Notes:
A computed fold for a 68-nucleotide RNA from Chroodactylon ornatum, annotated as transfer RNA. The prediction has a mean pLDDT of 82. NCBI's taxonomy places the organism under Eukaryota, Rhodophyta, Stylonematophyceae, Stylonematales, Chroodactylon. Rfam family: tRNA. The family's RNA type in Rfam is transfer RNA. Rfam's curators write: Transfer RNA (tRNA) molecules are approximately 80 nucleotides in length.
RNA sequence: UGCUAUAGCUCAGGGGUAGAGCACUCCCUUGGUAAGGGAGAGGCCGUGAGUUCAAAUCUCACUAGCAG
Numbered sequence: 001u002g003c004u005a006u007a008g009c010u011c012a013g014g015g016g017u018a019g020a021g022c023a024c025u026c027c028c029u030u031g032g033u034a035a036g037g038g039a040g041a042g043g044c045c046g047u048g049a050g051u052u053c054a055a056a057u058c059u060c061a062c063u064a065g066c067a068g
Base pairs, nucleotide, nucleotide: 001067002066003065004064005063008022009021010020011019016053024040025039026038027037028036046062047061048060049059050058
């Protein structure tokens, strides 16, 4: 100096109160297991300010990680 930080994990979302896959819970299917199907829970978005009617999203500082 640049990039990254969003659910337990891996990642989307780039101004109008957030989604997917896997994992987790319950149910269906099976003699049982696995696979499959249905439903559900779980994150106010690294921290603090600013701009805005409204910020995960734009701006600044800081923190952490990675690269130079």